């Protein structure tokens, strides 16, 4: 300082997919089917390492892929997202 990313609170928007089924007084247990947008894992280029080379071995993103978590009427909760406001102090 026309104060970047970055966090923080508060407001506003925000998708899918079971109001399944047995059992059970409840609590809750059990059993198929499904969904990606909390969170978790998986990796592509591309860097590095070894290795004559092939090639190995590490890092490696996403709303993709998985579906462990978690969701499948509303409500709630939600990735991103947009407004304020706060806190920092990057380029210059």
């Nucleotide at each position: 300082a026309u104060g970047a990313g970055u966090g923080c609170a508060c407001g506003g928007g925000g998708a899918g997919a079971g109001a399944a089924c047995g059992c059970g007084a409840a609590a809750g247990c059990g059993u198929c089917g499904c969904c990606g947008a909390a969170g978790g894992a998986g990796c592509a280029a591309a860097u590095a390492a070894c290795a004559g080379a092939a090639g190995u071995u590490a890092u490696g993103a996403a709303u993709c892929u998985c579906u462990c978590a978690g969701g499948c009427a509303a409500a709630a909760a939600g990735a991103c997202u947009c407004g304020u406001g706060c806190a920092g102090g990057a380029c210059g």